[in-house]
RNA sequence: CCUGUAGCUCAUUUGGAUAGAGCAACGGACUUCGAAUCCGUAGGUGGCAGGUUCGAAUCCUGUCAGAC
Numbered sequence: 001c002c003u004g005u006a007g008c009u010c011a012u013u014u015g016g017a018u019a020g021a022g023c024a025a026c027g028g029a030c031u032u033c034g035a036a037u038c039c040g041u042a043g044g045u046g047g048c049a050g051g052u053u054c055g056a057a058u059c060c061u062g063u064c065a066g067a068c
Stems, first nucleotide, its partner, number of pairs: 002066003007023004016054001025041005047063005
């Protein structure tokens, strides 16, 4: 100095208001059974703890872990 957001890989930033995608998982359709394909469901209060604000993934402080 950079990074930390779903099981994995990543989006989302001059703060605006139900946090998303792909893959994976589960259920269904299809199939003789699978695979593939299609449809759907669940899964995260954003590393942790505070602060500012009407409102924080986003700003500030501390702290933890990792890469250089």
Background: Predicted 3D model of a 68-nucleotide RNA (transfer RNA) from uncultured Treponema sp. The coordinates come from a structure-prediction model, not an experiment, and the mean pLDDT is 82. Rfam family: tRNA. The sequence is in RNAcentral, with records from MGnify. The organism belongs to Treponema, within Bacteria.